[in-house]
RNA sequence: AAUAUGGACUGGGAAGCCGCCCAGCUUGCUUUGCAAGCUGGGAGGAACUUCCGGACUCUUAGGGCAGAGCGCCGCGCGAAAGCGCGGGAGGGCGGGGCAAGACCCCCGUCCGACGGAAAGUGCAACAGAAAAUAUACCGCCCCGCAAGGGGUAAGGGUGAAAUGGCGGGGUAAGAGCCCGCCGCGCAAACAGCAAUGUUUGCGGCAUGGUAAACCCCGCUUUGAGCAAGGCCAAAACUCCGAUGUAUGGCCCGUACGCUACUAGGAAAGUAGGCCGCAUAGAUAAAUGGCUUCCAUGCGUUUUACGCAGACAGAAUCCGGGGUAUAAGUUCAUAUUAAAC
Numbered sequence: 001a002a003u004a005u006g007g008a009c010u011g012g013g014a015a016g017c018c019g020c021c022c023a024g025c026u027u028g029c030u031u032u033g034c035a036a037g038c039u040g041g042g043a044g045g046a047a048c049u050u051c052c053g054g055a056c057u058c059u060u061a062g063g064g065c066a067g068a069g070c071g072c073c074g075c076g077c078g079a080a081a082g083c084g085c086g087g088g089a090g091g092g093c094g095g096g097g098c099a100a101g102a103c104c105c106c107c108g109u110c111c112g113a114c115g116g117a118a119a120g121u122g123c124a125a126c127a128g129a130a131a132a133u134a135u136a137c138c139g140c141c142c143c144g145c146a147a148g149g150g151g152u153a154a155g156g157g158u159g160a161a162a163u164g165g166c167g168g169g170g171u172a173a174g175a176g177c178c179c180g181c182c183g184c185g186c187a188a189a190c191a192g193c194a195a196u197g198u199u200u201g202c203g204g205c206a207u208g209g210u211a212a213a214c215c216c217c218g219c220u221u222u223g224a225g226c227a228a229g230g231c232c233a234a235a236a237c238u239c240c241g242a243u244g245u246a247u248g249g250c251c252c253g254u255a256c257g258c259u260a261c262u263a264g265g266a267a268a269g270u271a272g273g274c275c276g277c278a279u280a281g282a283u284a285a286a287u288g289g290c291u292u293c294c295a296u297g298c299g300u301u302u303u304a305c306g307c308a309g310a311c312a313g314a315a316u317c318c319g320g321g322g323u324a325u326a327a328g329u330u331c332a333u334a335u336u337a338a339a340c
Stems, first nucleotide, its partner, number of pairs: 001336010012294007020042010044311001048322002051320005056225003067221005072087006088114001090111008115216002120214002122210002137156002139152005164182006183205001184203008229275004238266003244256004296308005
């Protein structure tokens, strides 16, 4: 320097013309409205997903079961979810250590739902003798002429995983059968805010794996969501039902109606409308198109032409998680090339 992968940020700019949606104002008209003009506003970093939390709204006497969610420790931010920093234990990979090896120890780096596998139940393809309290395929040892019988988990083989590891003793061969160290379990002391660690003692090991399998333990939990919810309210049905209607400021008067489920009214809240609802905003419907210039990248007949620009689009609002993303900038890692 180039390329690849991953993280973070940006997600083209200006002007003109023609349109679209919403609000306000003005004017006109056939005035609950329509049209024209003017002014102002009109998608994103994810508006996607709908995974989590909240605002808001309605609902919910109290308790329990079931169901659902969460699950190492400390500190900080935050309304909460969540995020950040640090630590612990565990696992993968790489390197190193002891005479040697492993499920041992040390160092580096990466990973994440990290309570419990010593309450119980289940599961484990293929391969393998055997996938868990039972087992002998090859091998080894003993007996036997042989067939065969017995012992054996050292060695080989299968597998993601094989009944603690290494060394020594022991033995017919073997085996925690015995011993040392390591691991594991239990107990105590000490260190640490804590998770947890260290040391000492005891136990030959009894207890393989799997809980984003059932399950058990601890904590939390009323449920639904803007199609929430609220207001107004046709027609029809149901109920009440004349003290009537028009003229008129009111009375008289006049005209009409004059016993009818008629005029009118009530309850209910369907159709429909409004609010909820926003300095975009509903009706699932607007937020655009064209031209010019500049910027960016690429190509070429190289300083002018041509081409290209992703992922994606609001629907009550807000905070997070996840996913997608051309091009550019930047950081980290890896590889390659050249020069010193």